[in-house]
A computed fold for a 74-nucleotide RNA from a Nitrososphaerota archaeon, annotated as transfer RNA. Its mean pLDDT, the model's own confidence on a scale to 100, is 81. Rfam family: tRNA. It is annotated as a transfer RNA. Rfam describes the family as follows. Transfer RNA (tRNA) molecules are approximately 80 nucleotides in length. NCBI's taxonomy places the organism under Archaea, Thermoproteati, Nitrososphaerota.
RNA sequence: GGGUGCGUAGUCUAGUUGGUUAGGAUACCUGCCUUACACGCAGGUGAUCGUUGGUUCGAAUCCGACCGCACCCA
Numbered sequence: 001g002g003g004u005g006c007g008u009a010g011u012c013u014a015g016u017u018g019g020u021u022a023g024g025a026u027a028c029c030u031g032c033c034u035u036a037c038a039c040g041c042a043g044g045u046g047a048u049c050g051u052u053g054g055u056u057c058g059a060a061u062c063c064g065a066c067c068g069c070a071c072c073c074a
Base pairs, nucleotide, nucleotide: 001073002072003071004070005069006068007067010026011025012024013023019057028044029043030042031041032040050066051065052064053063054062
C1' cells in the first nucleotide's frame, strides 16, 4: 500500500424484508432477608448504537468518506 471482518450501557452481547418507546446477562445502587457479610428475592440507575454526510415519510439497520481494532496478501 491492497483486501476482508468488526465497532450497541463499566464489561460481554441480541437486534428478523428499515416502522414509533433499543432487549438480555453481568457489574453498580436501593429495599427485604441476616447479629453482620455473602447467597437469595424485589426494584432502580446506566446507550450521542465509533464520527460525519447522504438516501427515505421514517436509519442501530441501506450507501459514501473518515477514525479505531483484528486478520490476510504484498